[in-house]
The prediction has a mean pLDDT of 90. The part of an RNA shown here (large-subunit ribosomal RNA, domain VI) has 268 nucleotides and comes from an Elusimicrobiales bacterium. The organism belongs to Elusimicrobiales, within Bacteria. Its Rfam family is "Bacterial large subunit ribosomal RNA".
Context: one part of a larger RNA
RNA sequence: CGGAGGAAACUUGAGGGAAGCUGCCUACAGUACGAGAGGACCUAGGUGGACGAACCGCCCGUAUUCCAGUUGUCGUGCCAACGGCAUAAGCUGGGUAGCGGUGUUCGGUAGGGAUAAACGCUGAAAGCAUCUAAGCGUGAAACCCGUCCCAAGAUAAGGUUUCCCUGGACGUAAGUCCCUAAAGACCCCCAGAAGACUACUGGGUUGAUAGGCCAGAUGUGUAAGCAUGGUAACAUGUUCAGCUAACUGGUACUAAUCGGUCGUGAGG
Numbered sequence: 001c002g003g004a005g006g007a008a009a010c011u012u013g014a015g016g017g018a019a020g021c022u023g024c025c026u027a028c029a030g031u032a033c034g035a036g037a038g039g040a041c042c043u044a045g046g047u048g049g050a051c052g053a054a055c056c057g058c059c060c061g062u063a064u065u066c067c068a069g070u071u072g073u074c075g076u077g078c079c080a081a082c083g084g085c086a087u088a089a090g091c092u093g094g095g096u097a098g099c100g101g102u103g104u105u106c107g108g109u110a111g112g113g114a115u116a117a118a119c120g121c122u123g124a125a126a127g128c129a130u131c132u133a134a135g136c137g138u139g140a141a142a143c144c145c146g147u148c149c150c151a152a153g154a155u156a157a158g159g160u161u162u163c164c165c166u167g168g169a170c171g172u173a174a175g176u177c178c179c180u181a182a183a184g185a186c187c188c189c190c191a192g193a194a195g196a197c198u199a200c201u202g203g204g205u206u207g208a209u210a211g212g213c214c215a216g217a218u219g220u221g222u223a224a225g226c227a228u229g230g231u232a233a234c235a236u237g238u239u240c241a242g243c244u245a246a247c248u249g250g251u252a253c254u255a256a257u258c259g260g261u262c263g264u265g266a267g268g
Base pairs, nucleotide, nucleotide: 001153005164006163007162008161009160010159011158015150016149017148018147021049022048023047024046025045026044027043033038051107052106053105054104055103059101060100061099062098066094067093068092069091070090071086072085073084074083075082076081111145112144113143118138119137120136121135165267167178168177169176170175179265184262185261186260187259188204189203190202191201192200209255210254211253212251213250214249215248216247219243220242225238226237227236228235229234
C1' cells in the first nucleotide's frame, strides 16, 4: 500500500515445513521342520540405544558478593567489631531464583487409500494352456492421507461474532467553509520466564506493573553485645540465633502524573 466504511476478537486451511531410525529379550516352543546337530515363520508382550521436543518436582552444574570460615597486610585512635586490597570473586566450604544437562517426561506409531517387484482369481485371442488382452484381488520404511508446527499478499486477498460513525451553509456539479472527532489505535510512562533494535505480553491511580515496606519461603549455620568458665587460645549460655539476591503472598509509601496524535459524519 492492497484486500470496496472503520475497528476488535476468534477462526477455516489452499499451500509449506517438521517427524519418519533400530537392537535385544520373553511367550508361542525346544513346537513345526530335521536322522541328528540344530531350530523357526506368524502373533503377543517386555526392555534398551541413538536422535528429537518440552520442562526444572527429583539428581547434577553454575550462581562476581546470599551466608559462613580463613591467611597476609593497610585503615577506621586503641580493645572489640568492621572495611579495603591480594582477579577484572584473595582463598576456602556451602548455596536461592534463573539458565542448563549428566536429570525428568514425552515422540517415531496405529489405521486408511492407491501402488512397485511379486503372488493370484476369472479369462479369451489360440476348443488346450495362460495373472491380461476386457475384468477383479493381495502386496513395501517408498507415494497420498493420518500426527505436530506455520499459514488469507491464498491479489480467487476467505469465514464468524461484537463494537462505532445517521450534521449545517453555499454551489448545476466538482467542491469550499463551518460544526463534529466515534469505536479503536498509537505516542508517552511502569515493567516482563518477551527481547540485539524492533516486535510481543502485562500494567498505567476505577491501579498490585516495578521498586520500597511487611510477612513467609529458601540458603547459611548459632550474629553482635553481655554473662559464666578458663592464665590463655577458646568454650558455653542468651540463640536452631543473626543475616539472607533474583522466589511467594500482601500492602498505594515511591514511580506509572498531566497530556498529545491519528482515526470521522453510514460507506462503488